[in-house]
Context: one part of a larger RNA
């Protein structure tokens, strides 16, 4: 390479948009490039294979056939693929009417709690632990009441619940804004799917400049524990955590499961809509579409398990894997302020 694979054995890119490319619905006509058939030409000889023959055999040599997998020209076929033209509406999109939502951005705002400050009451302890100590307190702490300051996070509702492509999103109000779902079936008429490169988004930590700093808390200091204790426990505590702008671009970025479409028993919960039955009505019951869970048949799987939200049955496109270590390292290149990221070997060894 062929082949085989990618939930857990090696393997799905963190996610999306999208360029090239690959692939692509139904009907009719047309062309005949792919495709198929025929004829002719060509495909040197030798070699090779088969059959036959000649050297006493063989090697060797000779003859015939095959082979030369192909190419060209001409004529023909038109199911499929493709080109052209026309049409269609089941894919896709638009429109109208509804609808749920922590989807995103900005501004404003609320209460509880912690801490600090001021004042009142009040007195000897408080705090902390397995037990203690460091620490705080007679310069009046802890406790309690009143007032004030400031920062961060939003109890209950809250859910196996909702939204988002992923990361992620939760007090309230206003403004701006993206997407979805349902119903109608008015419009466009294949406008689609995927997506090498590329672009954008991307938790936390970290970096730059400026602000902010209540609580928490790497580093650090002290107290304990211990044989030791550069830890676990305790008292403190700085970066950081927060905001603005700019970087970084990683993760157990996980469903460890790429995207799209179709098909293949059911049962039961739950979120959003529509229709029907029935009712005074909330409700109930039935049908249906979209989402989200659990159980389970066929089937699949090495097993575990998956099972209409597939890991089942198929098609299309992309990414990735190929023994362990060396190593996601070195070198080179690109990116970054740096930290480092992306791409990515070999010797050697088992």
């Nucleotide at each position: 390479u062929u082949g085989g694979g990618c939930g857990u054995a090696a393997a799905g890119a963190g996610c999306u948009c999208g360029u090239a490319g690959g692939c692509g619905g139904c009907c009719a006509c047309u062309c005949a490039a792919g495709u198929c058939g025929a004829a002719c030409g060509u495909g040197a000889a030798a070699a090779c294979u088969c059959g036959g023959g000649g050297c006493u055999c063989a090697a060797c040599c000779c003859c015939g056939a095959g082979c030369c997998c192909g190419c060209g020209u001409u004529c023909g076929a038109u199911a499929c693929u493709g080109g052209g033209c026309g049409g269609c509406u089941a894919g896709a999109g638009u429109c109208u009417g509804g609808u749920a939502g922590g989807g995103g951005g900005a501004u404003c705002u609320g209460g509880a709690a912690u801490u600090c400050c001021u004042g009142g009451u009040g007195u000897a302890g408080c705090g902390g632990u397995g037990g203690a100590a460091u620490g705080c307190g007679c310069a009046g702490a802890u406790a309690u009441c009143a007032g004030g300051a400031g920062g961060a996070a939003c109890a209950c509702c809250g859910g196996u619940g909702g939204c988002g492509a992923a990361g992620g999103c939760g007090g309230g109000a206003u403004c701006c804004u993206g997407g979805g779902c349902c119903a109608g079936u008015a419009c466009u008429g294949a406008c689609g799917c995927u997506g090498a490169g590329g672009a954008g988004c991307g938790a936390a930590a970290g970096c730059g400049u400026g602000g902010g700093g209540a609580g928490c808390a790497a580093a650090c200091a002290g107290g304990a524990u211990u044989a030791g204790a550069u830890a676990c426990c305790c008292u403190g505590g700085u970066a950081g955590u927060c905001c603005a702008c700019g970087c970084c671009g990683u993760a157990a970025a996980c469903g460890a499961u790429g995207g799209g479409c179709g098909c293949u028993a059911g049962g039961u919960g739950u979120g959003g809509g529509a229709g029907g039955u029935g009712u005074c009505g909330a409700c109930u019951c039935c049908u249906u579409c979209c989402g989200u869970g659990c159980c389970g048949c066929a089937g699949c799987u090495a097993a575990c398990g998956c099972a209409u939200u597939a890991a089942g049955c198929g098609c299309c496109c992309c990414g990735c894997c190929u023994g362990g270590g060396g190593a996601g390292u070195a070198c080179g290149g690109c990116c970054g302020c740096a930290a480092g990221g992306c791409u990515a070997a070999a010797a050697c060894u088992c």
Background:
This is a predicted structure of a 350-nucleotide part of an RNA (small-subunit ribosomal RNA, central domain) from a soil metagenome. Its Rfam family is "Bacterial small subunit ribosomal RNA". Gene Ontology terms of the family: ribosome and structural constituent of ribosome. The prediction has a mean pLDDT of 89.